[in-house]
This is a predicted structure of a 1496-nucleotide RNA (small-subunit ribosomal RNA) from an uncultured prokaryote. Its mean pLDDT, the model's own confidence on a scale to 100, is 84. Rfam family: Bacterial small subunit ribosomal RNA. The sequence is in RNAcentral, with records from ENA.

RNA sequence: GCCUAACACAUGCAAGUCGAACGGUAACAGCAGGAGCUUGCUCCUGGCUGACGAGUGGCGGACGGGUGAGUAACGCGUAGGAAUCUACCCAGUAGCGGGGGACAACCCGAGGAAACUCGGGCUAAUACCGCAUAAGCUCUACGGAGUAAAGAAGGCCUCUAUUUAAGCUUUCACUAUUGGAGGAGCCUGCGUCGGAUUAGCUAGUUGGUGAGGUAAAAGCUCACCAAGGCGACGAUCCGUAGCUGGUCUGAGAGGACGACCAGCCACACUGGAACUGAGACACGGUCCAGACUCCUACGGGAGGCAGCAGUGGGGAAUCUUGGGCAAUGGGGGAAACCCUGAUGCAGCAAUGCCGCGUGUGUGAAGAAGGCCUGCGGGUCGUAAAGCACUUUUAUGAAGGAAGAAAAGCUUAAGGUUAAUACCCUUGAGUGUUGACGGUACUUCAGGAAUAAGCACCGGCUAACUCCGUGCCAGCAGCCGCGGUAAUACGGAGGGUGCAAGCGUUAAUCGGAAUUACUGGGCGUAAAGCGAGUGUAGGCGGUUACAUAAGUCGGAUGUGAAAGCCCUGGGCUCAACCUGGGAAUUGCAUUCGAUACUUCCGAGCUUGAGUAUGGUAGAGGGUAGUGGAAUUCCCGAUGUAGCGGUGAAAUGCGUAGAUAUCGGGAGGAACACCAGUGGCGAAGGCGGCUACCUGGACCAAUACUGACGCUGAGGUGCGAAAGCGUGGGGAGCAAACAGGAUUAGAUACCCUGGUAGUCCACGCCGUAAACGAUGAGAACUAGCCGUUGGGGGCCUUUGUGCCUCAGUAACGUAGCUAACGCGUUAAGCACUCCGCCUGGGGAGUACGGCCGCAAGGUUAAAACUCAAAGGAAUUGACGGGGGCCCGCACAAGCGGUGGAGCAUGUGGUUUAAUUCGAUGCAACGCGAAGAACCUUACCAGGCCUUGACAUCCUCGGAACUUGGCAGAGAUGCCUUGGUGCCUUCGGGAACCGAGUGACAGGUGCUGCAUGGCUGUCGUCAGCUCGUGUCGUGAGAUGUUGGGUUAAGUCCCGUAACGAGCGCAACCCUUGUCCUUAUUUGCCAGCACGUAAUGGUGGAACUCUAGGGAGACUGCCGGUGACAAACCGGAGGAAGGUGGGGAUGACGUCAAGUCAUCAUGGCCCUUAUGGCCUGGGCUACACACGUGCUACAAUGGUCGGUACAAAGGGUUGCCAAGCAGCAAUGCGGAGCUAAUCUCACAACGCCGAUCUUAGUCCGGAUCGGAGUCUGCAACUCGACUCCGUGAAGUCGGAAUCGCUAGUAAUCGCGAAUCAGCAACGUCGCGGUGAAUACGUUCCCGGGCCUUGUACACACCGCCCGUCACACCAUGGGAGUUGGCUGCACCAGAAGUAGGUAGUCUAACCUUCGGGAGGACGCUUACCACGGUGUGGUUAAUGACUGGGGUGAAGUCGUAACAAGGUAGCCGUAGGGGAACCUGCGGCUGGAUCACCUCCUUA
Repeated sequence: GCCUAACACAUGCAAGUCGAACGGUAACAGCAGGAGCUUGCUCCUGGCUGACGAGUGGCGGACGGGUGAGUAACGCGUAGGAAUCUACCCAGUAGCGGGGGACAACCCGAGGAAACUCGGGCUAAUACCGCAUAAGCUCUACGGAGUAAAGAAGGCCUCUAUUUAAGCUUUCACUAUUGGAGGAGCCUGCGUCGGAUUAGCUAGUUGGUGAGGUAAAAGCUCACCAAGGCGACGAUCCGUAGCUGGUCUGAGAGGACGACCAGCCACACUGGAACUGAGACACGGUCCAGACUCCUACGGGAGGCAGCAGUGGGGAAUCUUGGGCAAUGGGGGAAACCCUGAUGCAGCAAUGCCGCGUGUGUGAAGAAGGCCUGCGGGUCGUAAAGCACUUUUAUGAAGGAAGAAAAGCUUAAGGUUAAUACCCUUGAGUGUUGACGGUACUUCAGGAAUAAGCACCGGCUAACUCCGUGCCAGCAGCCGCGGUAAUACGGAGGGUGCAAGCGUUAAUCGGAAUUACUGGGCGUAAAGCGAGUGUAGGCGGUUACAUAAGUCGGAUGUGAAAGCCCUGGGCUCAACCUGGGAAUUGCAUUCGAUACUUCCGAGCUUGAGUAUGGUAGAGGGUAGUGGAAUUCCCGAUGUAGCGGUGAAAUGCGUAGAUAUCGGGAGGAACACCAGUGGCGAAGGCGGCUACCUGGACCAAUACUGACGCUGAGGUGCGAAAGCGUGGGGAGCAAACAGGAUUAGAUACCCUGGUAGUCCACGCCGUAAACGAUGAGAACUAGCCGUUGGGGGCCUUUGUGCCUCAGUAACGUAGCUAACGCGUUAAGCACUCCGCCUGGGGAGUACGGCCGCAAGGUUAAAACUCAAAGGAAUUGACGGGGGCCCGCACAAGCGGUGGAGCAUGUGGUUUAAUUCGAUGCAACGCGAAGAACCUUACCAGGCCUUGACAUCCUCGGAACUUGGCAGAGAUGCCUUGGUGCCUUCGGGAACCGAGUGACAGGUGCUGCAUGGCUGUCGUCAGCUCGUGUCGUGAGAUGUUGGGUUAAGUCCCGUAACGAGCGCAACCCUUGUCCUUAUUUGCCAGCACGUAAUGGUGGAACUCUAGGGAGACUGCCGGUGACAAACCGGAGGAAGGUGGGGAUGACGUCAAGUCAUCAUGGCCCUUAUGGCCUGGGCUACACACGUGCUACAAUGGUCGGUACAAAGGGUUGCCAAGCAGCAAUGCGGAGCUAAUCUCACAACGCCGAUCUUAGUCCGGAUCGGAGUCUGCAACUCGACUCCGUGAAGUCGGAAUCGCUAGUAAUCGCGAAUCAGCAACGUCGCGGUGAAUACGUUCCCGGGCCUUGUACACACCGCCCGUCACACCAUGGGAGUUGGCUGCACCAGAAGUAGGUAGUCUAACCUUCGGGAGGACGCUUACCACGGUGUGGUUAAUGACUGGGGUGAAGUCGUAACAAGGUAGCCGUAGGGGAACCUGCGGCUGGAUCACCUCCUUA
């Protein structure tokens, strides 16, 4: 231990008792008598006794027990009060006399199924009724009047005596009355939930008088009279709820709750009502109505578990139809005793709290096994086993308390009494009473035996690894985890935390100072009303007196017990129980105190106000008036355009515009002055004049005497837009129209143009109504402008100083999250008001109020998200700004894009067209060579320990000749051959076979990786230590002034230093020197040759070693006396001389798993391996990169001059010969400064061609050949002859290059059998033009600015539309609940009335009366009914917006100056974001100007 259904209940029990009130005797027992008669059984009789069914009567069923529906209330809590009642109990006083008539039971009869009922007759009482008596009781007109009772039991004695009656006495009972105790009723102050989207409620209502009524005060009820009463300090209404002691939480203040226990209240199937009674309007009583259930013979009856158990139902969920009255208590009784589902026990549930156990010690071979592993080991782990102990608990056995005190009986003493009866008190003795209970507890026995789970291990939060899974399955309190290496899912091992429990869920408080009384805020985060006036309210200067309400202190009463706390005691301890104390912060009464506040009256002058004199001002209103300008009209001059824009067009104009001049009309607004100047409460206010009028400031005195501040409601004012009525209408201008722009353009731009803008009167009541800063008043450094007054000193008449009131800038302290504010506070304190409490939904819906409308004001919820927001920081970005650089632009030269071809890519095709690279930074890229091979692809044919590596077993030398089949791989047959080392066992290499471990994979993942590379970019940057500043992120250094190619250097400087980058060091080239001298060289000299450097030679060139040289070093100028720059000299070279190598921190998940390496995954008679053939070479097309050209600066022919750097023995290949040629034959030389490839070409000198598709151009095709190679069909290169296409300099667009560069010309090499090379990498020859400059395009660097971006603009992001889901508003209505008003109706009952009927007690004159009962009736009233409202809930076709969702559609509104600055209010318009007009704001960038400030 039913929190839900105060839902419905089967069955049993829960309130009876008294024979000592009564008549009695149905049952039982005893006794007596009788009958039958088997002598021990049955029956009958007798109330004689014990007892006792039913009945009369008394007391009790109003307690105890249950529940929390109702109730927001004197219901409860607390403290008080007066007008009351009270059975039993206690104390006191007095009494208890004498009569009468009935009715049950019982008997007879009748009705009914039953429940039960009716009629007749008999009878008792402590039942009922008179009479008597009676007051200290009640009433009273103070004379008086009225009013009661009952006996019973025990004992005794006397009388009568047949029973018996009377008397006395004790006790109990009874009557009246007083007081008490306890109990009950009534009244009052204060306290007691939420809603104002409930603001007015109330007719018995508020009071009075009288009457009635009650136990009692009272409108409690009635009649009459008056018109009151309640309410912003929250009435009324709606919702919710039993209240309290207390419980939980909290440091407390508080917050939430009201189980158990205790006090109070209310209820008892629902509603109403009374009766009885001391007490009820009564849980286990009555009556009526209703719903439901049951019985029925259909006529009629019965019932009420929210008592204890129990059942069904509801629900996430809550127990036994147990034992006993032994104890405690209750009722009755004289008592024994009876009753008691109160209670005491037991049962069930780990539901909670407490205690105990599941062993203890030792034990390393660190066992086995599991898990992990870096393979060594680690860990579970002294854990286990083993050894030695212990025995709580459990089990078995034995013993064994306390809870029991009494009552009763016997007896003693005392009291009472006449009494040794009875009764009472005390003592002694006796004796029976235990549900629990097989109790607690104790002892013995045996044996580690009988006893461990749950959650968690990503962070918060203590505790980590492996496997599986692969955005799946799943986890999740929040953040979040999972897409192939998950400490986050699932399992395992290990660990951590609790432990007979553990975890989850739900709920409360705390943390949360996130409702702030203690203890918060409002410039920008949510939050100051648009701004005045003023009511209620709150707060209020100074002096003394008085008061004592607040305040403070003492005392008294109360604040129940339990609980909490402290301290003792009892269960072995504890939980638990129990004694005492403290506390209960409160309320009431009373006595004091008087500083402060209040209140009363009396003063004061400083707050406030009034008077006097001045001052400034776009303060307001009304009337008048002025000039400039626009437009229009008239006239004149004058001619072809005007106007407008980025550019245009629409529009106007030859019917004369624009332009110019003159005249006129009309409306609106007031240039300059003009100013971070003035005035006003705010909105706002600007020509001038007059009138009316409000406020402010200054100066000096006088007066009033706190008259003040704030201000919920209320009320006047309140930009623009808008509305109504009537005017007015020049310009401007929503809407609208046209023209442009555009993909579109409902826009921005242009041309027109209506409401409107203006006036009068009336509405509206909102703005970024802003200083985003409420009002008042006190205090707290300064400095510098300016506006309006005043003062004194003059030593300068400067206008310097002082002062009051306003208005700006900077700034100290202080404050602030920062930004910033800073005497005009956002500082420090005070008073009052308003407002805020995460974002969205939403300032919306509904309701109310206001409005003509537009709309305003007040103002939610469901639902949804984990953020939204502020300030500042670092980046990135900007169709922001400044500075600077780069073949970036510009200035030039030459190209590409057009043609043909080559080559790569896309696409397409295919059996396959292998794969990769894809903006710059893929595309003549990997590929420095695809006919086979390569080769990775396709088709077909084959192999399976494999083509390759290691190990094992067996056999064999290895190897090789020839033939056959086949496309080949391969298969079969065949020939030769027996090798090397040796300790003679064998071994090494190789081949074949077998077995299994394994091989193999250009299969996947470059988003698992290493390495390498590209790119920004050879751009000048990227960082650190210490210090300093900042709450912090961070800043400073690294910014600034110069300068540089450079973060290069100098100066300055809260920084001082340092590192990686820059530069330099390295290579090459340019000049010189030196050394060396062959294969290179030859000036001079000598020798030699037909000629050639052939031989001396060592000058020169070259070669290759070593040095020198260049450093802003020198001069002049500029600059800041710097760094540096400009110019000059000298010099081969001058300001990094030219070129190369060298690539910071990092970015791009950049590229590469197909160079290589590698984790994981996958294949294993195949995704591995071998072979043949094919493909990578396809071809409508598109793009990139190139070559050749289009010609005369050229083509062709002839002659002729000059390189560099390379290669070469499977090679380069000379001379010579052959061929038109490719080439062949040939063979000298060369392992190369020697020989060779190898004649360089453009050029130069001549000739020819003469502008044409050509003597340009060479594609394509035909034919014939050469070479390489096993093999040129698919698919090679070259040669010769012939053919002779496009193309006449290339649209938009675009590329390279700043000097030995571009352009142009040829030469070589790698790869390679050959070659698709026109490619790539090198080499030299000839050899220009231009750069004013940095506005613009692109890229980059630094500083600054804005930002809603941070996967960082390829960002972010808005709205319509479409789809799905969710909650919600409206909605013709529909269905319920609650309720107001009006009316009908009226059961039972009570009260009143009463024609009728009936009637024991009393009276009577005997007729009757009094009284009573029934009936009828009136009033009140429950259920019920009708009508009409209100409110609330559910539901509803359709409809409105809102939220959420996946990668939808349309646009691009916002964030940068977001490409038209944005936003606020308002109005119109539009698919949509939005656009436009009017007014406002800066929470707008940029530039300029003005003013002010700071520093010098």